The RNA shown here (FMN riboswitch aptamer (RFN element)) has 151 nucleotides and comes from uncultured Methanobrevibacter sp.
It was read from a public genome assembly, where an Rfam model found it.
The coordinates come from a structure-prediction model, not an experiment, and the mean pLDDT is 76.
It matches the Rfam family "FMN riboswitch aptamer (RFN element)". From the family's description: The RFN element is a highly conserved domain that is found frequently in the 5'-untranslated regions of prokaryotic mRNAs that encode for flavin mononucleotide (FMN) biosynthesis and transport proteins.
């Protein structure tokens, strides 16, 4: 370091304040949260205080002085996919499954900056739930580590 295998670990966050009311974490106003992989003009680190270029003295020294490619990390709830959930099936699957615009910068932006919006499974519950309770001390997209074997 390659291929295959085995084992282990990790792997979802958020209702605070006020109002109405007999009753609300469920309604109203302000707030709070955002799984995984990819893409991502972002940013940081290393490269590197290296010494391109320039100046002076004269053929090699001195002064002063840029970085870059590459590598690694990092950057989307609403761009592309996946998982979970739900329904069906039992050929390990099929289907279903939410939401973004405007302006700015720029060669280029649904990802940067600014602003204003929008979305959030199923069941339960004194009043209708992204946040409470439950399936769930579950499962999983995936992330990491170790062992051993061979070259």
């Nucleotide at each position: 370091u390659a291929c295959a295998a085995u084992u282990c670990u990790c792997a979802g966050g958020g209702c605070g304040g006020a109002g109405u009311g007999a009753a609300a974490u469920u309604c109203u106003c302000c707030a709070c949260c955002g799984g995984u992989g990819g893409u991502g003009a972002u940013u940081c680190a290393u490269c590197a205080g290296u010494g391109c270029a320039a100046a002076a003295a004269u053929u090699u020294u001195u002064u002063c002085u840029a970085a870059a490619a590459a590598u690694g990390a990092u950057a989307a709830g609403u761009c592309c996919a996946c998982g979970a959930g739900c329904a069906c099936a039992a050929u390990u699957g099929u289907g279903u499954u939410g939401a973004u615009u405007u302006g700015g910068u720029g060669a280029a932006a649904g990802u940067c900056c600014a602003a204003a919006a929008c979305c959030g499974a199923c069941g339960g519950u004194g009043a209708c739930a992204g946040u409470c309770c439950g399936g769930a001390u579950g499962g999983a997209a995936g992330a990491g580590a170790a062992u051993a074997u061979g070259a």